[in-house]
Molecule: small-subunit ribosomal RNA
Organism: uncultured bacterium
RNA sequence: AGAGUUUGAUCCUGGCUCAGAAUGAACGCUGGCGGCAUGCCUAACACAUGCAAGUCGAACGAGAUCUUCGGAUCUAGUGGCGCACGGGUGAGUAACGCGUGGGAACCUACCUUUUAGUACGGGACAACGUUUGGAAACGAACGCUAAUACCGUAUACGCCCUCCGGGGGAAAGGCUUGCCGCUAAAAGAGGGGCCCGCGUCUGAUUAGCUUGUUGGUAAGGUAAUGGCUUACCAAGGCUUCGAUCAGUAGCUGGUCUGAGAGGAUGAUCAGCCACACUGGGACUGAGACACGGCCCAGACUCCUACGGGAGGCAGCAGUGGGGAAUAUUGGACAAUGGAGGCAACUCUGAUCCAGCAAUGCCGCGUGUGUGAUGAAGGCCUUAGGGUUGUAAAGCACUUUCAACGGUGAAGAUGAUGACGGUAGCCGUAGAAGAAGCCCCGGCUAACUUCGUGCCAGCAGCCGCGGUAAUACGAAGGGGGCGAGCGUUAUUCGGAAUUAUUGGGCGUAAAGGGCUCGCAGGCUGCUUGAACAGUUAGACGUGAAAUCCCCGGGCUCAACCUGGGAACUGCGUUUAAUACUAGCAAGCUAGAGUAAUAGAGAGGAAAGUGGAACUCCCAGUGUAGAGGUGAAAUUCGUAGAUAUUGGGAAGAACACCAGUGGCGAAAGCGGCUUUCUGGCUAUUUACUGACGCUGAGGAGCGAAAGCGUGGGGAGCAAACAGGAUUAGAUACCCUGGUAGUCCACGCCGUAAACGAUGUGUGCUAGAUGUUGGGGGGAUACCUCUCAGUGUCGCAGGGAAACCGAUAAACACACCGCCUGGGGAGUACGACCGCAAGGUUAAAACUCAAAUGAAUUGACGGGGACCCGCACAAGUAGUGGAGCAUGUGGUUUAAUUCGAAGAUACGCGCAGAACCUUACCAACACUUGACAUGUUCGUCGCGACUCUAAGAGAUUAGAGUUUUCGGUUCGGCCGGACGAAACACAGGUGCUGCAUGGCUGUCGUCAGCUCGUGUCGUGAGAUGUUGGGUUAAGUCCCGCAACGAGCGCAACCCUCACUUUUAGUUGCCAUCAUUAAGUUGGGCACUCUGAAAGAACUGCCAGUGAUAAGCUGGAGGAAGGUGGGGAUGACGUCAAGUCCUCAUGGCCCUUACGUGUUGGGCUACACACGUGCUACAAUGGCAUCUACAACAGGAAGCAAAACGGCAACGUUAAGCAAAUCCCGAAAAGAUGCCUCAGUUCGGAUUGCACUCUGCAACUCGAGUGCAUGAAGCUGGAAUUACUAGUAAUCGUGGAUCAGCGUGCCACGGUGAAUGCGUUCCCGGGUCUUGUACACACCGCCCGUCACACCAUGGGAGUUGGUUCUACCUUAAGGCAAGGUUUCAAACCCUUGACCACGGUAUAGUCAGCGACUGGGGUGAAGUCGUAACAAGGUA
Repeated sequence: AGAGUUUGAUCCUGGCUCAGAAUGAACGCUGGCGGCAUGCCUAACACAUGCAAGUCGAACGAGAUCUUCGGAUCUAGUGGCGCACGGGUGAGUAACGCGUGGGAACCUACCUUUUAGUACGGGACAACGUUUGGAAACGAACGCUAAUACCGUAUACGCCCUCCGGGGGAAAGGCUUGCCGCUAAAAGAGGGGCCCGCGUCUGAUUAGCUUGUUGGUAAGGUAAUGGCUUACCAAGGCUUCGAUCAGUAGCUGGUCUGAGAGGAUGAUCAGCCACACUGGGACUGAGACACGGCCCAGACUCCUACGGGAGGCAGCAGUGGGGAAUAUUGGACAAUGGAGGCAACUCUGAUCCAGCAAUGCCGCGUGUGUGAUGAAGGCCUUAGGGUUGUAAAGCACUUUCAACGGUGAAGAUGAUGACGGUAGCCGUAGAAGAAGCCCCGGCUAACUUCGUGCCAGCAGCCGCGGUAAUACGAAGGGGGCGAGCGUUAUUCGGAAUUAUUGGGCGUAAAGGGCUCGCAGGCUGCUUGAACAGUUAGACGUGAAAUCCCCGGGCUCAACCUGGGAACUGCGUUUAAUACUAGCAAGCUAGAGUAAUAGAGAGGAAAGUGGAACUCCCAGUGUAGAGGUGAAAUUCGUAGAUAUUGGGAAGAACACCAGUGGCGAAAGCGGCUUUCUGGCUAUUUACUGACGCUGAGGAGCGAAAGCGUGGGGAGCAAACAGGAUUAGAUACCCUGGUAGUCCACGCCGUAAACGAUGUGUGCUAGAUGUUGGGGGGAUACCUCUCAGUGUCGCAGGGAAACCGAUAAACACACCGCCUGGGGAGUACGACCGCAAGGUUAAAACUCAAAUGAAUUGACGGGGACCCGCACAAGUAGUGGAGCAUGUGGUUUAAUUCGAAGAUACGCGCAGAACCUUACCAACACUUGACAUGUUCGUCGCGACUCUAAGAGAUUAGAGUUUUCGGUUCGGCCGGACGAAACACAGGUGCUGCAUGGCUGUCGUCAGCUCGUGUCGUGAGAUGUUGGGUUAAGUCCCGCAACGAGCGCAACCCUCACUUUUAGUUGCCAUCAUUAAGUUGGGCACUCUGAAAGAACUGCCAGUGAUAAGCUGGAGGAAGGUGGGGAUGACGUCAAGUCCUCAUGGCCCUUACGUGUUGGGCUACACACGUGCUACAAUGGCAUCUACAACAGGAAGCAAAACGGCAACGUUAAGCAAAUCCCGAAAAGAUGCCUCAGUUCGGAUUGCACUCUGCAACUCGAGUGCAUGAAGCUGGAAUUACUAGUAAUCGUGGAUCAGCGUGCCACGGUGAAUGCGUUCCCGGGUCUUGUACACACCGCCCGUCACACCAUGGGAGUUGGUUCUACCUUAAGGCAAGGUUUCAAACCCUUGACCACGGUAUAGUCAGCGACUGGGGUGAAGUCGUAACAAGGUA
């Protein structure tokens, strides 16, 4: 000191969370020793038992015991002192209670000092004795007695009272004979009572409180002042600087935290206060309204003979209870201190010690050195190794602590030691008795394997887990701390997240709707005097302890201790006088007044004008009008709409009109008049700080709404109807009432916005505009004041933006904010006629919500461009039959995959067996296939036969041939067989673990990088712009300059030419033949190779003088000449584990291997892709020319013969420019003449052919016969722009055979294209966005279900407070009586008064049928309100 978390990414804002320190702690796991501390935070709940305050015989009498008779000891009582200290607790108390600093009207036992005195008398009461009551506690009567108990008299310097004459008041003695006492007075010390200034929690959803209340006089009372009390008089006193009320709380020194300022806290120690079962009261006393005293009342407990009594642990132990939780019914008065006593001494749960507890802090130990075969074991592994790890073992040492044995303190000034045989010291033995806890995804130090499979679980926040989890559980390893470690709780910190130090408010939360203005806050210039604030010094105080610094003592430390500093405060005093405040005197720059001009929808009232709409009357006139996307409702033949004239009524004021004007804001618009507010400019004169802001308060305040009374043309919530729609309580249409208008009165809110409070000063400019003024060279320029706009420097800002009209720089004052939701809601209060407004929470819930900007994607946003995308055409598909693929269904099996485009004549370039992966049955198990080890054989193989079997296979016999190399070895190799084991094998799963390959966007023109620059940043720029192109193609411009992958070109092929080479090709010339057959030739065709050719090169126009475009010439070919190959960055978790490869998982006499048969060929049906047709541009028959690409030896096959034919028989040639396939077909001629036909050929029957081991399931072909649907195809939809579509045939791959499919080839050979509005797809720029899994997105509300907290609620229960009344204990006071004058006791009475009772009212809390909304919850219902113009902004 920071970090994590909102986003695809970014910067802000903002909350949540973490790392630190601390604790009177508790819980979990673990636990060796010692020192020092600490230990009921909860029930101020109830308490058994013991102890915690007594002492004095030197005050007194009496009794008892002992006696050496001298006396001593003990005890109840009288008497004295003490018991008001010490100890406990924190209930109450918001207070002079506490803290701090002052003050005057007081008291003070014991102690100290001083002065004076201590004389003479008297009568009683306890104890005791007798009698007696009672269960007890405790009494009663009579009698005796002492005193330092009580009383009187005397005395009185000083003391008290006083009318100044005077009056009043004391004592106590004791004994051990020099000591302790006693009385009065003065003073001190210490202690206490009282008063005052200042400080001392929260709430205004508590705003008024108070009658002894505030003051005075008099009296009483007190130790003393005082309404402390009483009488009388006055009517005051307190309060927004927070009274009263409510809640909470003992206060402080300090403690914890923090850099500090602060915040939190008030255990232990210390000071003060309060309390002692609850409430009240007094007595005694120096002191109490008294913790271990008294009286009364109450609750509770106990005893009882029922008549009455006793008690108070918030003392120390201890018990029960409560609770997460807190100790022994210990020892001693040895020390320190206290009470009494002359003293000895007695008492002391104060205290000193011990016990229990890791509760905290501090210290120590659990060994040290050496030790590599890097042991074993564990774990991981790429199987080599790595790691645990010098760790262990082993070897050599040491003995702190603990244990055992011995010795043994200080604490004690003379005696006395509980602690304690303790601390310490010495000795003995032996590594011996002594390590755990948490964590390892990021924050945050530390990683692998296995198990699990959105399960079990983890989690402080973010978040992990759905079969390869460093996040769950375990293990190995590692990290952290260590007798502890984690968790939980709480406080401060981090949090500048309440901001004094030290924050904000245009858009993130936040400026009041506006103005006036009391209080308050702040306030121009000069001078003087004074010193309240202020500053400085001194003095007093700020208890001790604590903290800090320097030392000292326990071996160190914790701990203890000496000194210092500090205690930031308060008071007194001295000094200073700048500033602020107050006082006095002035000034004119702020503010205001007057004067002269000026602009204006500023306000109020009265009057008045024209246009338009509507309605009424009348005229003209006829069938429609109106309205919409299209319609309908509606109006109209009873005359509408249209048009003309007249009239009525209400409301609003076109043009002018303008980021023009005025006003505080709301707001203000025809014209005229009256009244009236404010503003501006200029110039002098005057006043002399008169100013600014403004909590409360007052006034104004759009629209809608409310009340009363008017008015009502148009418009128009509600409402009605018509449409639209799945619905349409909407959008659209036709109507239409409140209302809109006026007067008066309420309401008091708006996105009342510039989302920007008011005022003042200051800080570059440029350019419009409104109203004034000055100057000039006067169609204009310039200076200036007051407004109102735009751009812009500095500066500011998270950015976008603001920028003299600030959101810059400063000052003054006010208002407001502190995560999102719940909620501007509930309750309460105030206002209102109501509607409602103002003020304004909490529980609960989430980890985000928000702002600005960026890149994408998307839009029923925009602009530009392209594509057989549309349009213009041609031919189709969709209807029929069949073929083929798919779905579905069926089945023992119908193997599997492919699924919008981008699956469906796809994998399959060809399922009868095989293929084959599927099914049934039957077999095999180191295996059908590979490698290795051991052993055996030397062959194997082929053929024939026999037997079993469906076959695989098994058993046997026979024939044939007798492995290769060789260094001759029992060597090497090879083959076969057998055995066991490693292993083989898997078309089993996961294409969402992968490689490779492929499809698609798309042959679309895009996708990026380096450097530079801009931006806080994500990013931008480049790549945008103007042209152009098929193209990010090229040119120009430009904070960019370059480059890469794509485009293009380079490659293949077709089209032209040349050269070269001519065999199997060709034949013009020559010869020859039936025939390029042969000679010859290589000119031509053709074939192979090599080269040339096209580049907008030339011309014209256009364009910007560019790139290019248009036209032309030439040319075989012209602007990419046609076609192909070639597929950027990436997208779709696209496809494929069944081509292949491969991680992981799974099977191993089976999910492997083999065989036979079956299936993949099923069939109500649905879809895709094709073929054949429906016919005359045709069918059939006949005749006869012209191709190309290819293929051929397990092959192509001529020719000949047979068969109607498929085909068969025989067979030449050809491993091919030589031979073969091989016949091309559309063509021509004839017939058919519009029919289900001489169209169409499905289906079926019979007979055959071919391939093949085998055509039943299930092949192809031939002949004869049969002759179905179908007459051009609904919605919809496909392909194609030229040698293309269409049409015609041909070849090939696979293949024994089999295709309408696929891949190729040539023949014939069109139509149309205006064009880019629209559909689809794509590209670029721009815009909006609440989307980023990216519109197949996001998201809202009701309803239904579950849970949670909360409001209302008839009431009900309890607490608390005020008031009034009733009753009144104890008690003191007062009065009276009694008593001998007086006093006391006693008696009576009065007022006061606790508890209690009654009643009203307030307030708080619990429960409450029912009810309201709110929140939360993987997959519910209904719609689609918002985000894009979100489809009605």